A computed fold for a 400-nucleotide RNA from a Phycisphaerales bacterium, annotated as Bacterial RNase P class A. Model confidence (mean pLDDT): 78 of 100. The RNAcentral record of the sequence draws on ENA. Taxonomically the source falls in Phycisphaerales (Bacteria, Pseudomonadati, Planctomycetota, Phycisphaerae). It matches the Rfam family "Bacterial RNase P class A". By type it is a ribozyme. Its family is annotated with dimeric ribonuclease P complex, tRNA processing and ribonuclease P activity in the Gene Ontology. It is recorded under the gene name rnpB.
RNA sequence: ACGGUGCGGCAGACGGCCGCGGGAGGCUGUCGGGCCUCCUGAGGAAAGUCCGAGCACGAAAGGACACGGUGGUGGGUAACGCCCACCCGCCCCGACGGUCGGGGGCGAGGGAAAGUGCCACAGAAAAGACACCGCCGAUGGCCCGAAAGGGAUCAGGCAAGGGUGAAAAGGUGCGGCAAGAGCGCACCGCCCGCGUGGUGACACGCGGGGCAGGGCAGACCCCACCGCGUGCAAGGUCAAGCAGCUCCCGCUCCGUGGAAACACGGGGACGCCCUGUCCGGGCGGAAGGGAGCGGGUCGACUGCUCGAGCGGCGCGGCGACGCGUCGCCCAGAGAAAUGGUCGUCGGGGCGCCGGGAAACCGGCGCUCAACAGAACUCGGCUUAUCGCCGCGCUGACCGC
Numbered sequence: 001a002c003g004g005u006g007c008g009g010c011a012g013a014c015g016g017c018c019g020c021g022g023g024a025g026g027c028u029g030u031c032g033g034g035c036c037u038c039c040u041g042a043g044g045a046a047a048g049u050c051c052g053a054g055c056a057c058g059a060a061a062g063g064a065c066a067c068g069g070u071g072g073u074g075g076g077u078a079a080c081g082c083c084c085a086c087c088c089g090c091c092c093c094g095a096c097g098g099u100c101g102g103g104g105g106c107g108a109g110g111g112a113a114a115g116u117g118c119c120a121c122a123g124a125a126a127a128g129a130c131a132c133c134g135c136c137g138a139u140g141g142c143c144c145g146a147a148a149g150g151g152a153u154c155a156g157g158c159a160a161g162g163g164u165g166a167a168a169a170g171g172u173g174c175g176g177c178a179a180g181a182g183c184g185c186a187c188c189g190c191c192c193g194c195g196u197g198g199u200g201a202c203a204c205g206c207g208g209g210g211c212a213g214g215g216c217a218g219a220c221c222c223c224a225c226c227g228c229g230u231g232c233a234a235g236g237u238c239a240a241g242c243a244g245c246u247c248c249c250g251c252u253c254c255g256u257g258g259a260a261a262c263a264c265g266g267g268g269a270c271g272c273c274c275u276g277u278c279c280g281g282g283c284g285g286a287a288g289g290g291a292g293c294g295g296g297u298c299g300a301c302u303g304c305u306c307g308a309g310c311g312g313c314g315c316g317g318c319g320a321c322g323c324g325u326c327g328c329c330c331a332g333a334g335a336a337a338u339g340g341u342c343g344u345c346g347g348g349g350c351g352c353c354g355g356g357a358a359a360c361c362g363g364c365g366c367u368c369a370a371c372a373g374a375a376c377u378c379g380g381c382u383u384a385u386c387g388c389c390g391c392g393c394u395g396a397c398c399g400c
Stems, first nucleotide, its partner, number of pairs: 003394008012345007020041009043371001047382002050380005055231004067227005072086005087109001088107006096399005110222002115220002117216003132162002134158003139155002142151003170188006189211001190209008235302004244293006251268007270284005309328008347368009
């Protein structure tokens, strides 16, 4: 330098003109408004809505059952299924091999000697099993032989080898045996016990045991821990219109009183008929207006953006993170604004030219610039993303 791998950061800059959302101020005003100035206005994911919270309502939010989730250990955090560190297992990288070391990735990583269930096909046998090919046939029997001995394999023995399978009842080696086999032994593995170290997961060591207890819990289940539901269209306040109820004024009808005006009481915004109902029709009467009340529609206001906030520095911690201190204010719209255009500068890619040993530097031309977009607010995860910048690791020894 190139590459691999793992992290962190940026997401063009400045200016002019036009336009939009929110806020403040001013001028004008025909009271509907209009104009001007200033401030402010998307993201690393605002996304998916997957997980955890705040907040709100459901009277109360406690217990049990059911149901759901999580699952190595220790820590961080308001909390988490997130993050950090470590343990265990598997895998990858440093241009051939080995050893050691380093870095990185992945793991639903509690329990299979509590119980139940399942293990397709193949295979003899899929759990305290079995014998297809195979090996043996020492022993008893059979055949040959005078015998020594030999032969086949009936009884039977074996589980080493082959074969099946995702998986076959510890592995390698030596001994042993008729052939074999933890049958015996050594080493490795496994199980049990003890000790040492560690907060712990676990590691190491010693002793004992021939080895039991196959796999699956992303099957039921058991254990431990966690979890009430719905979501800002939560919720709160106010409240046109229409309908309801009450009251007042007026009108009208009836009754009583009165000469009358009028007073008092009662009834009415419908009643009756055609046809029981609807529609339709007919007849009779007709005058309505105002105030208030409760619930509450359209709508308005609120919740609403100062918050587990952001940045700098210092301290503690391996780290996630915490503490202290200083500074800062950073969209709050309501179907939804945050845009367009021009200029200058910058960035990437390609080509040409010049300089240079090279890396690279300079000039010119062409070209490219993503994913996306707030809607109550945070913490995460996941997914999308043109490109650019910075950092950590990428080793040592031996052999060839």